[in-house]
Context: one part of a larger RNA
RNA sequence: GGCGUACGGUGGAUGCCUGGGCGUCUGCUAGCGAUGAAGGACGUAGAAGGCUGCGAUAAGCCACGGGGAGCCGCCAAACAGGCCUUGAUCCGUGGAUUUCCGAAUGGGGAAACCCGGCUGACCAAAAGUCAGUCAUCCUCCACUGAACACAUAGGUGGAAGGAAGCGAACGCGGGGAACUGAAACAUCUAAGUACCCGCAGGAAGAGAAAUCAAUUGAGAUACCCCCAGUAGCGGCGAGCGACCGGGGUAGAGCCUAAACCGACUGUGUGUAAGGUUACAGCCGUUGCAUGGUCGGGGUUGUGGGGCUCUCUUUGCACUCUCUGUAAGGAGUGCGGCGAGUAAGAAACUGAAUCGAUAGUCGAAGACUUUGGAAAGGGUCACCGUAGAGGGUAAUGGUCCCGUAGACGAAAUCAAUUCAGCUCGCUUAGAGGGUUCCCGAGUACGGUGGGACACGAGAAAUCCUGCCGGAAUCUGGGUGGACCAUCAUCCAAGGCUAAAUAUACGCAGACGACCGAUAGCGAACCAGUACCGUAAGGGAAAGGUGAAAAGAACCCCUUUAAGGGGAGUGAAAUAGAACCUGAAACCGUAUGCCU
Numbered sequence: 001g002g003c004g005u006a007c008g009g010u011g012g013a014u015g016c017c018u019g020g021g022c023g024u025c026u027g028c029u030a031g032c033g034a035u036g037a038a039g040g041a042c043g044u045a046g047a048a049g050g051c052u053g054c055g056a057u058a059a060g061c062c063a064c065g066g067g068g069a070g071c072c073g074c075c076a077a078a079c080a081g082g083c084c085u086u087g088a089u090c091c092g093u094g095g096a097u098u099u100c101c102g103a104a105u106g107g108g109g110a111a112a113c114c115c116g117g118c119u120g121a122c123c124a125a126a127a128g129u130c131a132g133u134c135a136u137c138c139u140c141c142a143c144u145g146a147a148c149a150c151a152u153a154g155g156u157g158g159a160a161g162g163a164a165g166c167g168a169a170c171g172c173g174g175g176g177a178a179c180u181g182a183a184a185c186a187u188c189u190a191a192g193u194a195c196c197c198g199c200a201g202g203a204a205g206a207g208a209a210a211u212c213a214a215u216u217g218a219g220a221u222a223c224c225c226c227c228a229g230u231a232g233c234g235g236c237g238a239g240c241g242a243c244c245g246g247g248g249u250a251g252a253g254c255c256u257a258a259a260c261c262g263a264c265u266g267u268g269u270g271u272a273a274g275g276u277u278a279c280a281g282c283c284g285u286u287g288c289a290u291g292g293u294c295g296g297g298g299u300u301g302u303g304g305g306g307c308u309c310u311c312u313u314u315g316c317a318c319u320c321u322c323u324g325u326a327a328g329g330a331g332u333g334c335g336g337c338g339a340g341u342a343a344g345a346a347a348c349u350g351a352a353u354c355g356a357u358a359g360u361c362g363a364a365g366a367c368u369u370u371g372g373a374a375a376g377g378g379u380c381a382c383c384g385u386a387g388a389g390g391g392u393a394a395u396g397g398u399c400c401c402g403u404a405g406a407c408g409a410a411a412u413c414a415a416u417u418c419a420g421c422u423c424g425c426u427u428a429g430a431g432g433g434u435u436c437c438c439g440a441g442u443a444c445g446g447u448g449g450g451a452c453a454c455g456a457g458a459a460a461u462c463c464u465g466c467c468g469g470a471a472u473c474u475g476g477g478u479g480g481a482c483c484a485u486c487a488u489c490c491a492a493g494g495c496u497a498a499a500u501a502u503a504c505g506c507a508g509a510c511g512a513c514c515g516a517u518a519g520c521g522a523a524c525c526a527g528u529a530c531c532g533u534a535a536g537g538g539a540a541a542g543g544u545g546a547a548a549a550g551a552a553c554c555c556c557u558u559u560a561a562g563g564g565g566a567g568u569g570a571a572a573u574a575g576a577a578c579c580u581g582a583a584a585c586c587g588u589a590u591g592c593c594u
Base pairs, nucleotide, nucleotide: 001593002592003591004590005589006588007587008586009585015579016543017542020514021513022511023510024509025508026507027506028505029503030502031166032165039101040100041099042055043054044053046079049075050074051073061095062094063093064092065091066090070083071082072081106115107114108113116134117133118132119131120130121129122128136163137162138161139160140158141157142156143155144154170201171199172198173197174196175195181188185235211218212217222249223248224247225246226245232240233239253495254494255493256439260296261295262294263293264292265291266290267289268288269287274283275282276327277326278325279324280323281322301473303438304437305436306434307433308432309431310430311429312428315334316333317332318331319330320329321328335426336425337424338423339422340421348420349419350418351417352416353415355413356412357411359407360406361405365380366379367378368377369376381398382397383387389401390400391399444468445467446466447465448464449463450462451461454480475490476489477488478487479486530537531536550578553565554564555563556562
């Protein structure tokens, strides 16, 4: 020196554990903000730091409920001083306070700072302090007021209301890639994806046929399963990819424009017509034409509506009509009927019930044995609408918390029902006539694009930049070029719950999910330390023991570090660098070889 054996050091693998994470499902909820948010800065306890809570009333103040013996949050024990059966601490509901920054909003600003105006209070006054108020934009009103007569733009002032900013995904709209695939690449694909912007809601969007179908018919929309990887589209490459129809979930339908009537009003015309009709009277800023606002009317495709005539039918009372009578018309009240706050008008109150936000009750076991410890072994019992789970010195239905089951709210919130309340109807129908209306720079055509599964294609359908440009029911659209026949539907206005999507958040349950190099980046004071000018990037780090019983006292040493005794403990090679303690690596002792 090598190999082996024994015992150690170092190191932190492995096993076991889990206060953390991941995923799925169900229910709730789906917003917060100028009454100042989200997020922060700085403070705040008797006592220095951090976390948590809170805000100069500062680990808290008030009230009402719950609860019932201890309490003054955690790291983190002790001290000092207090509170509490006159009910504290704690939990829930409502309220008060809530510095400064931040949309930040009196002005400024290098966020958490600086400097003001006005009004008021304190003060004899000033200074000073305190309280309140003072940003911008939009809507509305008033005054004023150009080019240009009326007007409008603009200007000034006022009061009230609103907006702004933040937030995970889901939604709608406006813009919109490339890598990639095509085994290269340009049409194409990726993909209307990523990303940017705008806007909204608890969902959004869509939605009551100018829809489909095919000679039978269906009957708003959305979503799911089929149809079907079919028909098609496609450098007919790569790829893209339906409809019709069927089965389900859910289910709901409505309001306007116009014709016509009335009221008010602007303009033009200018004393005649006219004022519901008949007769008599009366009126004349009335009437006529045209425009606006409001009310009635009206809303459809077996076409509908308006106007007009006839017939049938219909509770009561009252008022109005230029005046009187009659007819007609309009309106009010009572009664009757119906409906309603998710559309179709809209606001609220009360009661009951159910639920959310604290909680309450809740069965049943002893002895013995091993052991440090019984819940293990043995013997004999008991409960069970409870033998889910967790804890307790090892494995507990009957020890503790719970579990099955049964109860509970002064206060706030939500839902349902009823009542108040509000609204509507109280005439409707049939037939005839009339041809007044039925959404215009629209439909449609051309052209350039886009969307449709459909890449210009035979290319319908939908949207539209530019150029043209209809019809009103004897009308118009569609049925995949186009025409005829036939069928079907009524565009150019609008609203609409549910079934559907999502999960920042709250609650519950579950897992052939992870178990500390895993699982979230983060089990631990982590978006921290640290890096970067910045945008941004981004860690490592869990485990004594059942219980601190965390080693009094003695000795060596520097009043060290570390160790040896003693003591605790079942165990200290469990001693805080603490469960187990692999390997690499380093030793001590020894056997053999050299």
Description: Large-subunit ribosomal RNA, domain I from Lujinxingia vulgaris, 594 nucleotides, folded computationally. The sequence was found in a public genome assembly. Lineage of the source: Bacteria > delta/epsilon subdivisions > Bradymonadales > Lujinxingiaceae > Lujinxingia.